[in-house]
């Protein structure tokens, strides 16, 4: 582990919502198009990335100067799962009141 026998018990059964911590996803990433700024380094849009909906940002520094950014830091939101708390629901028992 499988099969058979015996004994005992008798089961009905989680899911609202909120908060906190954690895990997974994603690297708040990558590739384009059009436009804008240079006192700036963005805006709009299309893909891609997730067994994944959504999101794809902010700041420092470097660097560049009419056209192109690079790097570092911050550690958010969302999806799913798990744990804890609040809360809600249900049942049993006890007490009280009424019939």
């Nucleotide at each position: 582990g499988u099969a058979g026998a015996g004994u005992a018990a008798u089961a009905a059964g989680a899911a609202a919502u909120c908060c906190c911590a954690c895990a997974u996803a994603u690297a708040a990433g990558u590739c384009g198009a059009a436009g804008a700024a240079u006192a700036g380094g963005c805006u709009u849009u299309g893909a891609u990335g997730u067994u994944u909906c959504u999101a794809c940002a902010g700041g420092g520094c470097a660097c560049c100067g009419g056209a192109a950014u690079g790097u570092c830091c911050u550690a958010a939101c969302u999806a799913u799962g798990c744990g804890g708390g609040a809360a809600a629901g249900u049942g049993a028992c006890u007490u009280u009141u009424g019939a």

The RNA shown here (Purine riboswitch aptamer) has 99 nucleotides and comes from Savagea serpentis. Taxonomically the source falls in Savagea (Bacteria, Bacillota, Bacilli, Caryophanaceae). Its mean pLDDT, the model's own confidence on a scale to 100, is 75.